RNA sequence: GCACUCUUAGCUCAGGGGAUAGAGCGUUCGGCUCCGGACCGAAAGGUCGCAGGUUCGAAUCCUGUAGAGUGCA
Numbered sequence: 001g002c003a004c005u006c007u008u009a010g011c012u013c014a015g016g017g018g019a020u021a022g023a024g025c026g027u028u029c030g031g032c033u034c035c036g037g038a039c040c041g042a043a044a045g046g047u048c049g050c051a052g053g054u055u056c057g058a059a060u061c062c063u064g065u066a067g068a069g070u071g072c073a
Stems, first nucleotide, its partner, number of pairs: 001072007010025004018056001027043005049065005
């Protein structure tokens, strides 16, 4: 330098055009308990890396760009 992949909650990830964006772990609160890190219930937490475009509608498609990874030179 070229090609490809990834970027979504604090962490690991799902979701691949249809509208309320989710799971597990973690955190907080409550229950249970002599106490608890185990068990049960609930809640908070996201401008979907960034900017633009397409569309009635974009996390999802297109372009550019940033970062990370792999391969080739």

Transfer RNA from Anaerotignum lactatifermentans, 73 nucleotides, folded computationally. Its Rfam family is "tRNA". Its mean pLDDT, the model's own confidence on a scale to 100, is 81.